[in-house]
RNA sequence: GCAAACCUGUCGAAAGGCAGCGACGCAAAGCCUCCGGUCUGUGGAAUCGAUUUGAUCGAAACAGAUAGCGGGGUUGCCG
Numbered sequence: 001g002c003a004a005a006c007c008u009g010u011c012g013a014a015a016g017g018c019a020g021c022g023a024c025g026c027a028a029a030g031c032c033u034c035c036g037g038u039c040u041g042u043g044g045a046a047u048c049g050a051u052u053u054g055a056u057c058g059a060a061a062c063a064g065a066u067a068g069c070g071g072g073g074u075u076g077c078c079g
Stems, first nucleotide, its partner, number of pairs: 001026002007020005024068001030074003034071003037066005047059005
């Protein structure tokens, strides 16, 4: 210097974001979703599997979130 959780207001379908209060922590807990992880599923159109002909369940995909989950990029205080 930053500001977790709780609480209040607000946006969102949700995860969660923003503001206030407040400090758990952080030497990048500054900024950026390129890679992986984790969380959410309104919208849905479609893919695969299971059950059996109706839809339900699961998986992937897709979209969003997390930079205080890591990796990476970039800028940076004191000594």
c-di-GMP-I riboswitch aptamer from a soil metagenome, 79 nucleotides, folded computationally.
The coordinates come from a structure-prediction model, not an experiment, and the mean pLDDT is 82.